Annotation: A computed fold for a 382-nucleotide RNA from a Pseudomonadota bacterium, annotated as Bacterial RNase P class A. A source record names the gene rnpB. The source organism's lineage runs through Bacteria, Pseudomonadati and Pseudomonadota. It matches the Rfam family "Bacterial RNase P class A". About the family: Ribonuclease P (RNase P) is a ubiquitous endoribonuclease, found in archaea, bacteria and eukarya as well as chloroplasts and mitochondria. Gene Ontology terms of the family: tRNA processing, ribonuclease P activity and dimeric ribonuclease P complex. Its mean pLDDT, the model's own confidence on a scale to 100, is 76.
């Protein structure tokens, strides 16, 4: 100096003023008396009062309501082993496989069950293909040489045809070097390495490592369907319980004075409005509860390589709802610039950024810091 990787902290420390929400004690008023009551009003006094992510709401509970006899289908998560855990797409070790000189980083079931798909560019994209190449041996033509001719044998060109070695496309081209072999070539054949099968030993596995065999058969994509195995019922605190005005409704009583009906008229008797008095059921508008003690936190010890477990002490202090947690000021510390010859001296500035609980709890992801800290690689130099 450049990089891995963990990990704290989250923002100074005392003091005072003034305000905001809670909760608890007292006093005072109201409530016709009294009350240790009280959906009431005021004051006094004393405690509590954001976050490492409170956040995205991506995961997984708890907790509460519906729904549910078993079974399957449809759908949806998850995907190496192994263990932790209430569970989880969380964590921890391990094991392969890729990348980094390197500390370290990421990935992870099944393409030899079936179905699709592989742009572009190449001559061929999968049970392939010949563009340039390379060969032309055995067949066929032709030229040229040898010969008097038939004819032969060399070279040289070409057809038919062989061949995938080299170049060229490509993200990938049907193992790979090297020797052998051929007309040229090719796992044709042999070694090596890969690769597949099949046994042994080790591991709880995942796999490892060693041995026999097989010229090799089986290209990629499953965040395409699909296929295995494992799991999942919906809906959320605006869940959800209890309490309960007014106003509608029903139901019963009064109804002196009434109204209407019966009747020729009276008593009788039946009906009803308005109104007073009761009671019912739902359960609106409020209001209480759920709601802050809980798979909780710090420290020791023990287990275990580690997540993690046991056990032992000892803390626990927001709970609000158009929602509080603020704002001022004085010292003093840190930092930073100006001044000074310097100083412990004088002046002026700065103490942030991300972002703020709304049922509660375990994670993940993201965002932030001129804040620390530690360990560990890798280059230069002395």
């Nucleotide at each position: 100096g450049g990089a891995g990787c963990a990990g704290a902290c989250g923002a100074g420390g005392c003091g005072g003023u003034u305000g905001c929400u809670c909760c608890c004690u007292c006093u005072g008023g109201c409530g016709a008396a009294a009350a240790u009551c009280g959906a009431c009003c005021a004051g006094a006094g004393g405690g509590g009062g954001a976050g490492g992510a409170a956040a995205g709401u991506c995961c997984g509970a708890a907790c509460u309501c519906c729904a549910c006899a078993g079974g399957g289908c449809a759908g949806g998560a998850u995907g190496g082993u192994c263990g932790c855990u209430a569970a989880c797409a969380g964590c921890g070790a391990c094991u392969c496989c890729g990348g980094g000189c390197g500390a370290c980083c990421g990935g992870a079931g099944g393409a030899a069950a079936g179905u699709g798909c592989c742009a572009c560019a190449g001559a061929g994209a999968a049970c392939a293909g010949a563009c340039c190449g390379c060969c032309g041996a055995a067949g066929g033509g032709g030229a040229a040489g040898c010969u008097u001719a038939a004819g032969u044998u060399u070279u040289c060109c070409u057809c038919a045809g062989g061949c995938a070695a080299g170049g060229g496309u490509g993200a990938a081209a049907c193992g790979g070097u090297g020797a052998g072999g051929u007309a040229a070539g090719a796992g044709c054949u042999c070694a090596c390495c890969g690769c597949c099968c099949u046994g042994a030993u080790g591991g709880u596995g995942a796999c490892a490592u060693c041995a026999g065999g097989g010229g090799c058969a089986c290209g990629g994509c499953a965040a395409a369907c699909c296929c295995c195995a494992u799991c999942c019922g919906g809906a959320g605190c605006a869940a959800g319980a209890c309490c309960a005005a007014a106003g509608a409704g029903c139901c019963c009583c009064c109804g002196a004075c009434g109204a209407g009906g019966u009747g020729g008229c009276c008593c009788g008797c039946c009906u009803c409005a308005u109104g007073g008095g009761g009671g019912c059921g739902g359960g609106u508008a409020g209001g209480u509860c759920g709601c802050c003690a809980a798979a909780c936190c710090u420290u020791c010890u023990g287990a275990g390589c580690a997540a993690u477990c046991a056990g032992a002490a000892g803390g626990u202090c927001a709970g609000a709802c158009a929602a509080a947690u603020a704002a001022c000021c004085g010292c003093c510390c840190u930092c930073g610039c100006c001044u000074g010859a310097a100083a412990g001296g004088g002046g002026c500035g700065a103490g942030a950024a991300c972002a703020g609980a709304a049922u509660u709890c375990g994670g993940c992801u993201u965002a932030c810091g001129u804040u620390c800290u530690g360990c560990u690689c890798c280059a230069a130099c002395c």